[in-house]
RNA sequence: AACGAGUAAAGCCAAACUUAUCGUGAGAUAAGGACGGAAAGCUCCAGAUCUCAUCACUAUGAGAUGGCUGAGCCGCCUCU
Repeated sequence: AACGAGUAAAGCCAAACUUAUCGUGAGAUAAGGACGGAAAGCUCCAGAUCUCAUCACUAUGAGAUGGCUGAGCCGCCUCU
């Protein structure tokens, strides 16, 4: 350095739910909270799901999630 694995420790992230604010909505942010996570880091690229508007053809446009799958980039600890 590569491949493989995850027993322990350190640090990290934070589902549901609650409160407040924002948004027509999907949802977002902050605080609390901890179900889980070695990529639950980043991109939002392809697919997927969801919302709104127009329309009634299921098409067009605008958005949301990414803790759903894949892709690209990067990456902590321990052991072999």

c-di-GMP-I riboswitch aptamer from Vibrio panuliri, 80 nucleotides, folded computationally. The coordinates come from a structure-prediction model, not an experiment, and the mean pLDDT is 75. RNAcentral holds the sequence, with entries from Ribocentre. The source organism's lineage runs through Bacteria, Pseudomonadota, Vibrionales, Vibrionaceae and Vibrio. Its Rfam family is "c-di-GMP-I riboswitch aptamer". About the family: GEMM was predicted in a large-scale screen for bacterial structured RNA regulatory elements. Rfam links the family to the GO term cyclic-di-GMP binding.